[in-house]
Context: one part of a larger RNA
RNA sequence: GGACGAACGCUGGCGGCGUGCUUAAUACAUGCAAGUCGAACGGAGCUUAGCCAGUAGUUUACUACAGGCGAAAGCUUAGUGGCGGACGGGUGAGUAACGCGUGGGUAAUCUGCCUUCAAGACCGGGAUAACAGAGCGAAAGCGCUGCUAAUACCGGAUAAUCUCUUUUUGUUGCCUGACAAAGAGAGCAAAGCGCAAGCGCUUGGGGAUGAGCCCGCGUUCCAUUAGCUAGUUGGUGAGGUAACGGCUCACCAAGGCGACGAUGGAUAGCCGGCCUGAGAGGGUGACCGGCCACACUGGGACUGAGACACGGCCCAGACUCCUACGGGAGGCAGCAGUAGGGAAUAUUGCGCAAUGGACGGAAGUCUGACGCAGCGACGCCGCGUGAGCGAUGAAGGUCUUCGGAUCGUAAAGCUCUGUCCUUGGGGAAGAAGGCGAAAGCUUGACGGUACCCAAGAAGAAAGCCCCGGCUAACUACGUGCCAGCAGCCGCGGUAAUACGUAGGGGGCGAGCGUUGUCC
Numbered sequence: 001g002g003a004c005g006a007a008c009g010c011u012g013g014c015g016g017c018g019u020g021c022u023u024a025a026u027a028c029a030u031g032c033a034a035g036u037c038g039a040a041c042g043g044a045g046c047u048u049a050g051c052c053a054g055u056a057g058u059u060u061a062c063u064a065c066a067g068g069c070g071a072a073a074g075c076u077u078a079g080u081g082g083c084g085g086a087c088g089g090g091u092g093a094g095u096a097a098c099g100c101g102u103g104g105g106u107a108a109u110c111u112g113c114c115u116u117c118a119a120g121a122c123c124g125g126g127a128u129a130a131c132a133g134a135g136c137g138a139a140a141g142c143g144c145u146g147c148u149a150a151u152a153c154c155g156g157a158u159a160a161u162c163u164c165u166u167u168u169u170g171u172u173g174c175c176u177g178a179c180a181a182a183g184a185g186a187g188c189a190a191a192g193c194g195c196a197a198g199c200g201c202u203u204g205g206g207g208a209u210g211a212g213c214c215c216g217c218g219u220u221c222c223a224u225u226a227g228c229u230a231g232u233u234g235g236u237g238a239g240g241u242a243a244c245g246g247c248u249c250a251c252c253a254a255g256g257c258g259a260c261g262a263u264g265g266a267u268a269g270c271c272g273g274c275c276u277g278a279g280a281g282g283g284u285g286a287c288c289g290g291c292c293a294c295a296c297u298g299g300g301a302c303u304g305a306g307a308c309a310c311g312g313c314c315c316a317g318a319c320u321c322c323u324a325c326g327g328g329a330g331g332c333a334g335c336a337g338u339a340g341g342g343a344a345u346a347u348u349g350c351g352c353a354a355u356g357g358a359c360g361g362a363a364g365u366c367u368g369a370c371g372c373a374g375c376g377a378c379g380c381c382g383c384g385u386g387a388g389c390g391a392u393g394a395a396g397g398u399c400u401u402c403g404g405a406u407c408g409u410a411a412a413g414c415u416c417u418g419u420c421c422u423u424g425g426g427g428a429a430g431a432a433g434g435c436g437a438a439a440g441c442u443u444g445a446c447g448g449u450a451c452c453c454a455a456g457a458a459g460a461a462a463g464c465c466c467c468g469g470c471u472a473a474c475u476a477c478g479u480g481c482c483a484g485c486a487g488c489c490g491c492g493g494u495a496a497u498a499c500g501u502a503g504g505g506g507g508c509g510a511g512c513g514u515u516g517u518c519c
Base pairs, nucleotide, nucleotide: 001519002518003517004516006515007514008513009512010511013383014382015381016380017379018378019376020375021341026339027338028337030336031335032334035083036082037081040080041079043077044076045075046074047073050069051068052067054065055064056063057062090294091293092292099219100218101217102216103215104214105213106212109211110210114207115206116205117204118203119202120201122156123155124154125153131146132145133144135142136141162187163186164185165184166183167182168181169180170179171178172177192199193198220266221265222264227257228256229255232254233253234252235251236250237249238248239247269291270290271289272288273284274283275282276281296317297316298315299314300313319330320329321328322327347373349372350371351370355369356367357366358365359364386416387415388414389413396407397406398405399404421456422455423454424453425452426451430446433442434441435440463508464507465506466505467504468489469488470487474503475502476501477500478499484491485490
C1' cells in the first nucleotide's frame, strides 16, 4: 500500500447492487417449511334434479312457503391405492481418507420418471381398511366381531430378442474373456380409468440422465511418534451384493506395511475460486458453483429405482414436556423467532405474479426453494449538502513588531438552478400463460414502486483524523519529568510547532480514525 462475512470510537442526507452468528454441531416457546391425485377404489357427509303429500294465492295449472323421500348428477373428503416425501433447503461436527482434485477403467454394475423401437395385456380367486356393532384406556392409542372395493394382493395361462443351463459356428480382445448367429432344455408378466380424444399397465432391446465400485498421480504439521499388523497378507471353496473384492465365513500357507516416513499424535471438510504479489510464491476456502459428510448422541434395518433416510421406523442413552402414575410425547445444523455464549451478525414480514420443483389429463393444489419487501454506512458504486456575481476586505474570533495580518469572496446582498426533499398529476416493463368454438375475458407479491410532468423553497443534509522527523500541515495560551503523548526515533524538569485548549493549516469525506488478521 492492498484486502476483510469484521468489531470499537466519533459522526451520519439519499439511492442502486451485494452482504449479514466467523463464538455454543448449545438448548429451544410459537407459527410455517411436502404434499398431491375423486380421470385407481369402496364408503361417509352436504347439495340439488326428480318424486310424494300439504298450506296460501288464484287465470285449475302455475307461483310462493315450509315438510318427507332422494339420485348412476354436483361438491367435499377420513380411509385403501399410486407417485413424491432419497429433490429442494441447512450445517461443517467428524474425516489426513480414493474424502477431494485430476486423468483413466468397469470384459465387475444398477438406473423410477423421460425418449425410441418391438411384442403383449387371457382366465380366475381370497382378503382387508374405511364403515357398522359392542368394548378397553386419562391420553397416546388398542384389540374383538361382522360387511365391502380397487390400477391393492394371490393362483393359473401365454411369451421371447429376457434369465439360467448347455451345444455348435463366426468375429474379436488388455487371452480371467467379450460379442454375434443358430439349436436344445427349464423358468418368469400384465390393469384398468375415461362418453370420447386420451391417460395408463406388462416384458424386452437401445438412448439419455443419475448413481455404485476400482486404479495412477497430487493433497497440513510433529521423528522430542520407529516400529505397526491376526481377517492381519495371500490362496482354495462357499456365502453375500446391482456389482469386483477378506465384504463375510470354513480350511490352508505365513505373510503384508515401514526413514520414498508405516504406526501414533495434533490440526483440518476438499475444490472451482478469493486476497496479495511484477511474477514465482504466500495466505485463505464467508457469499456463488461442484463434490463429500452429518441431522439430539450411539446402533440397526425396513420400504423403495434410489436411503441405512433432517421435518420415516425400531432399540439404547442424555435432556425436555404431559400424566388419572398404569403410561405416553419430542428433536430448528429448514424460514422467522427466543434464551445463552460473544467484540459481533437482521423481520415471529408479503407473494406464489415470475423462475424452478412435487402431484394431477387438466383446471389447479402445495412449495420460508424462490421472487420481493424490512433492518444494519457491513462493503462497493453513484448523487447531494448549491451555482454565478459579490471588498466598506463588514461585524466577530485569533495573532500582532500595535502599523497591521489572517479566517476571507468566506458571510451579508443580488441573480439563478431545482439533483435530493415536499406537494399535486400521470404511471410501467417484468405476462409466458389460463379459460373460451370464436369474439373475447382474465392473471403482478414487489407497488401507486421505478420512471415522467408541474409547482414550491437555500430550505432539513459535514464530519473525522492529523499538523517534531519519517509525513502534507504553526502559532498563542495553559501545564512544568506533573498531567499526559507515543507506530519507530522519542517528547514533557518555566518561553513545549511532540501534552491540553484555541485560532490557523493539511488529508480524506458520508464517512474518518483505531484494533484484529493476511499478502